[in-house]
């Protein structure tokens, strides 16, 4: 320098164009003398910028980060 893959919540990951979910975690409350467990409820996310579309996590382009292959 060139080719390919990946990028979604604090972590691990779903979602084949139609309101973005789960597990763990975290916060609040109940329970307890206290801790743990358990129960109820809450918060938190689509790497960035454009394009297509009535509508984009999804399709297209560029950039960024990372992994890998070639040189």
């Nucleotide at each position: 320098g060139g080719g390919g893959g990946u990028g979604u919540a604090g972590c691990u990951u779903a979602a084949u164009g139609g309101u973005a979910g789960a597990g763990c975690u975290u916060c609040u409350g109940c329970u307890u003398u206290g801790c743990a467990u358990g129960c109820a409820g809450g918060g938190g996310g689509u790497a960035u910028a454009g394009g297509u579309u009535c509508g984009a996590u999804u399709c297209c382009u560029a950039u960024c980060a990372u992994c890998u292959c070639c040189a």
A computed fold for a 71-nucleotide RNA from Triplophysa rosa, annotated as transfer RNA. It matches the Rfam family "tRNA". Rfam links the family to the GO term triplet codon-amino acid adaptor activity. Rfam's curators write: Transfer RNA (tRNA) molecules are approximately 80 nucleotides in length. The RNAcentral record of the sequence draws on Rfam.